[in-house]
Molecule: RNase P RNA; transfer RNA
Organism: Candidatus Saccharimonadota bacterium
RNA sequence: GCAGUUCGUUAGACGAUCGCUUGUUUUACGACAAGAGGAAAGUCCGGGCAGCAUAGGAUAAUGACAGUCGCUAACGGCGACCGGGGGCAACCCUAGGGAAAGUGCCACAGAAACAAAACUACCCAUUUCGGUGGGAAAAGGUGAAAUGAGUGGGGUAAGAGCCCACAGCGUCAUAUGGUGACAUAUGGAGAAGGUAAACCCUGUCAGCUGCAAGGAGAUCAGCACAAAGAGUGAUCCGCUCGCUGGUCGGUACCCGCUUGAUCAUGCUAGCAAUAGCCUGACUAGAUAGAUGGUCGUCCACGACAAAACCCGGCUUACAGACGAACUGCUCGG
RNA sequence: GGUCUGGUGGCCGAGCGGUUAGGCAGGGGUCUGCAAAACCCCGUACAGCGGUUCAACUCCGCUCCAGACCUCCA
Numbered sequence: 001g002c003a004g005u006u007c008g009u010u011a012g013a014c015g016a017u018c019g020c021u022u023g024u025u026u027u028a029c030g031a032c033a034a035g036a037g038g039a040a041a042g043u044c045c046g047g048g049c050a051g052c053a054u055a056g057g058a059u060a061a062u063g064a065c066a067g068u069c070g071c072u073a074a075c076g077g078c079g080a081c082c083g084g085g086g087g088c089a090a091c092c093c094u095a096g097g098g099a100a101a102g103u104g105c106c107a108c109a110g111a112a113a114c115a116a117a118a119c120u121a122c123c124c125a126u127u128u129c130g131g132u133g134g135g136a137a138a139a140g141g142u143g144a145a146a147u148g149a150g151u152g153g154g155g156u157a158a159g160a161g162c163c164c165a166c167a168g169c170g171u172c173a174u175a176u177g178g179u180g181a182c183a184u185a186u187g188g189a190g191a192a193g194g195u196a197a198a199c200c201c202u203g204u205c206a207g208c209u210g211c212a213a214g215g216a217g218a219u220c221a222g223c224a225c226a227a228a229g230a231g232u233g234a235u236c237c238g239c240u241c242g243c244u245g246g247u248c249g250g251u252a253c254c255c256g257c258u259u260g261a262u263c264a265u266g267c268u269a270g271c272a273a274u275a276g277c278c279u280g281a282c283u284a285g286a287u288a289g290a291u292g293g294u295c296g297u298c299c300a301c302g303a304c305a306a307a308a309c310c311c312g313g314c315u316u317a318c319a320g321a322c323g324a325a326c327u328g329c330u331c332g333g
Numbered sequence: 334g335g336u337c338u339g340g341u342g343g344c345c346g347a348g349c350g351g352u353u354a355g356g357c358a359g360g361g362g363u364c365u366g367c368a369a370a371a372c373c374c375c376g377u378a379c380a381g382c383g384g385u386u387c388a389a390c391u392c393c394g395c396u397c398c399a400g401a402c403c404u405c406c407a
Stems, first nucleotide, its partner, number of pairs: 001329010012298007020035006037304001041315002044313005049210004056237004062206005067081005082096001083094004097201002102199002104195003114148002119140002122135005150166005169190001171188007214255002217248007229241004249406002252404001262281003266277004299302001334403007343357003351387001359375005380396005
């Protein structure tokens, strides 16, 4: 210099002016302060919070997840490692338990689709020379897949792990290393097709409803009042509760609503995810829904998109610019 | 805001691992003097992308679009 890998930052800047939402203050006019995101999105997971009992017991169903160790409030998330795959490499991808519990499926083609069978070809016997009976499962052909261990030798009528040597495979046992998945070595017996994002089996987890949750009025009538009924709910137990209707009123107002597993700098422990500690900060809270318009200067001319109870993740969308670490090739010293 | 359901030719609609039925509409033909009816024939249909599988409309994930339901004192 060229090509590439991974991680991260930013999300136009400054000033003036007119408005909007919330808070504080003022008798009032007004003044001051704060005012969207990395995804606020999809609502795909997990929690907090609220109601039903402080979510309790039993049985059944359903759903999710699946290497190991760790992190976390929790998770189906994250980190590190193991196994498998890709790349020269940096590095990237991986829904990764069980097919030797059972069932199902494997279209078309093919003789045959997983249990015992044999179309062509091969060998033996027989023959009316067309075949017939038997052997064998190596070769051909079909197919995504063909009985599922390759090469060489022996063996045989012809053949075949039928036998032997070497190499490979999963599995079991032992030893060593590792917390572990697992790796390496030695030995034994062995040949079980694929599919579980098909049913299923094993293990683990999950009570239901979601802020339109929920809290917060008056009065009259009817029925019921040891029952029946309602709520929770898949069912039973248990637990809780009077039920229904009308009228008036409030009225989309108040509480929930934003101080929280919060944010920022630093230090410590750890490979990391993450945890702990010190100091400091308060940073939208609407309910038809604010966060915008205009002007000036500058530049690389500005993407995806905008809160609605709150957090931790995942996924998806995203113009331009910048930074850090690393890899390969080439050139020069 | 929350909870669910669905997407197959122009329209309706079946299918659920193995060539995507059927009806209406449209086009062509036969029949007819001309039409209608009837009969025969015809067409880039599984919302998009990725994964599992030999094979996906179907199973799994993500995205897009459409629709339905849910308010307080009570």